[in-house]
Predicted 3D model of a 464-nucleotide part of an RNA (small-subunit ribosomal RNA, 3' major domain) from a bacterium. The sequence was found in a public genome assembly.

Context: one part of a larger RNA
């Protein structure tokens, strides 16, 4: 100098305390470890792995297993030799296919020079095989934390030091003020997009048909500016005008650097390996990643009457649509199905009366009109094909669960908690997940003693 103390001092975060809702118990989903397996491809492993990678595992993906088949290879470039239908299609034969043989059609452009191409032979391809402790690039964490550090001068034998310490202040190494230190840099802030008030111009596909509701651009507006009270400044506290008040809300934005942290399997690449005898390279058919005595992670939906059914009435925002969204209409209990208006979309459809909510009726506390998990039966769509292994619909079946030990998470305002709706991936879907939307809509913070994390001076140290 730095790490570290169950050493101080001084601040600071949903870190505690104060609340409001969980988790742990049940049940299903879904990842994992174990275990079994022919194989249940592989990474990820406390914070900082485990609904992670993967925004879609029947096939394909696919890296796995069994079994069949190819070896200049499924694609790529050069060289030589070489052919003009070798290929391709169509039939036949073996096959699960992949291929593998037979027969039929079938002689490439150019006047040429030569192009183009099957085949061979040769360089070489080809590896989701190894190393992430050889590596780029990206990412994760401390952490949006307030730090890191440079030049020059000054102090030191030197390694360092000063500066960045110390007074008040700030969300801020945020500003003042002092000062052997002047100044700067890379962080902070601002610049950038979103949301909210006005104004101005513009007017189509939008509306109430002439306006400006709406939409789009360009401005404007908020700076402690303006009172009052602390302060030497710098700022702090209260009001006031205002759509908004002291960083307005939220995003993007992540310093120096740290954990041989993740990733060779996105991708790129050293290095090794595996491939002239049929391989770790390539095709193809099944299986498998979906096994199941357990364990643990993250959901989801319950257990109830501020609930549950029925029936009436209402009010959304984001998005998306041609290999597509699909309306009216008919058919069916329904899941769908016939049909196809109309939109390449501020025009038309997804979409409907979102749903929670309001009103009216039953249920009157029960394993119940709670709860819906398993199972039977019939069906529907989507796919070459749903037995392994989808997804929905209707009947009937009615499990387990009466609020959950120890312990542990989130959240400070349009937030939690709740209600639904859209997109991504996608033929369809194991979506309850993941990304966004908007309804409804809170309690509570005395205050830092304690946990935890972190920051700044200090101080110890036998630690580097």
């Nucleotide at each position: 100098a730095g790490a570290c103390g169950g050493g101080g001092a001084c601040u600071c975060g949903c870190a505690c305390a104060a609340g409001c809702a969980g988790u742990g118990g049940a049940u299903u989903a879904u990842g994992u470890g174990g275990u079994u397996u022919a194989a249940u491809u592989c990474g990820a492993c406390g914070a900082u792995a485990a609904a992670c990678g993967a925004a879609a595992a029947a096939c394909c993906u696919c890296a796995c297993c069994a079994g069949g088949g190819u070896u200049u290879g499924a694609a790529a470039c050069c060289u030589a030799c070489g052919u003009g239908a070798a290929a391709g299609c169509u039939u036949c034969u073996g096959g699960a296919a992949a291929c593998a043989g037979a027969a039929g059609c079938c002689c490439u452009c150019g006047c040429a020079a030569g192009a183009c191409u099957a085949g061979u032979a040769g360089g070489c391809a080809g590896g989701u095989g190894c190393u992430g402790c050889a590596u780029g690039g990206c990412c994760g964490u401390c952490g949006u934390c307030a730090g890191u550090u440079c030049g020059u001068g000054g102090u030191u034998u030197g390694a360092a030091u000063u500066g960045u310490u110390c007074c008040c202040u700030u969300c801020a190494g945020u500003g003042g003020g002092g000062u052997a230190a002047c100044g700067a840099a890379c962080g902070c802030a601002a610049c950038c997009c979103u949301c909210g008030u006005c104004g101005u111009g513009u007017g189509u596909u939008a509306c109430a048909a002439g306006u400006g509701u709406c939409a789009c651009a360009c401005g404007a507006g908020a700076c402690u500016g303006c009172c009052c009270c602390c302060u030497c400044u710098c700022g702090g506290g209260g009001g006031a005008g205002g759509a908004a008040g002291g960083u307005g809300a939220g995003g993007a934005u992540g310093a120096c650097g740290c954990c041989a942290g993740g990733u060779c399997a996105g991708c790129a690449u050293g290095g090794c390996c595996c491939u002239u005898u049929g391989a770790u390279a390539c095709c193809c058919u099944g299986g498998g990643c979906u096994a199941c005595a357990c364990a643990c992670a993250u959901a989801a939906u319950a257990c109830a009457a501020u609930c549950g059914c029925c029936g009436u009435u209402a009010c959304a925002a984001c998005a998306u649509g041609a290999c597509g969204c699909a309306a009216u209409a008919c058919c069916g209990u329904a899941a769908g199905g016939u049909g196809g208006a109309g939109c390449a979309a501020a025009u038309c459809a997804u979409u409907a009366g979102a749903a929670a909510a309001a009103c009216g009726g039953c249920g009157c506390c029960a394993g119940u009109u709670c709860g819906g998990a398993u199972u039977g039966a019939g069906g529907u769509c989507u796919g070459c094909a749903a037995c392994u292994c989808g997804a929905c619909c209707u009947c009937a079946u009615g499990a387990a669960g009466c609020c959950g030990g120890a312990a542990u998470u989130g959240c400070u305002a349009g937030u939690a908690a709740u209600c639904g709706c859209g997109g991504g991936u996608c033929a369809g879907c194991c979506a309850u997940a993941c990304c966004g939307c908007g309804g409804u809509g809170a309690a509570u913070a005395c205050g830092u003693u304690c946990u935890c994390a972190a920051g700044u001076c200090u101080u110890g140290u036998a630690c580097u």
Its mean pLDDT, the model's own confidence on a scale to 100, is 80.